Predicted 3D model of a 74-nucleotide RNA (transfer RNA) from a Vulcanimicrobiota bacterium. Model confidence (mean pLDDT): 81 of 100. Taxonomically the source falls in Vulcanimicrobiota (Bacteria, Bacillati).
RNA sequence: GGGCCAUUAGCUCAGUUGGUUAGAGCGCAUGCUUGAUAAGCAUGAGGUCCCUGGUUCGAGACCAGGAUGGCCCC
Numbered sequence: 001g002g003g004c005c006a007u008u009a010g011c012u013c014a015g016u017u018g019g020u021u022a023g024a025g026c027g028c029a030u031g032c033u034u035g036a037u038a039a040g041c042a043u044g045a046g047g048u049c050c051c052u053g054g055u056u057c058g059a060g061a062c063c064a065g066g067a068u069g070g071c072c073c074c
Base pairs, nucleotide, nucleotide: 001073002072003071004070005069006068007067010026011025012024013023019057028044029043030042031041032040050066051065052064053063054062
């Protein structure tokens, strides 16, 4: 220098062909349970979907540029 992949909750990740409310597990908080923990059960909080711009009636998903990380080639 060239090519490819990933980026969504604190962590690991789903999200189909653009459309109804952005979700799961773990973790966290509260309550129940217990002599007290753990486990279990219930409820809840937590999001600039990496950034900027564009397309569209409508973008987490499409397009362009950029950022970070990873892999390969030279």